[in-house]
RNA sequence: CUCGCUGUAGUCUAGGUGGUUAGGAUACAAGACUCUCACUCUUGGGACCGGGGUUCGAGUCCCCGCAGCGAGG
Numbered sequence: 001c002u003c004g005c006u007g008u009a010g011u012c013u014a015g016g017u018g019g020u021u022a023g024g025a026u027a028c029a030a031g032a033c034u035c036u037c038a039c040u041c042u043u044g045g046g047a048c049c050g051g052g053g054u055u056c057g058a059g060u061c062c063c064c065g066c067a068g069c070g071a072g073g
Base pairs, nucleotide, nucleotide: 001072002071003070004069005068006067007066010026011025012024013023019056028044029043030042031041032040049065050064051063052062053061
C1' cells in the first nucleotide's frame, strides 16, 4: 500500500429478509434479609465507533473516515 472480517452499557453479548420501548448476563447503586459481610431477592441508572446518504422509517442498507484482527505485497 491492497483485500477481507469486526465495531451495541465498565465487560461479554442478542437483535433472520429495515417497522415503532434496543433485550439478556455480569458489574455498579439503593433497599430487603443478616449481629456484620457474603449469598439470595426486589428496584434503579447506563449502550448502537464518527460523519454523510437512501427511505415514510436505519443498530440493520450504501459511501467516506477511525479503531481492532487477519491475509497478501

Predicted 3D model of a 73-nucleotide RNA (transfer RNA) from Coccomyxa subellipsoidea C-169.
RNAcentral records the identical sequence in 3 taxa.
The sequence is in RNAcentral, with records from ENA and Rfam.
Its Rfam family is "tRNA". It is annotated as a transfer RNA.
The organism belongs to Coccomyxa subellipsoidea, within Eukaryota.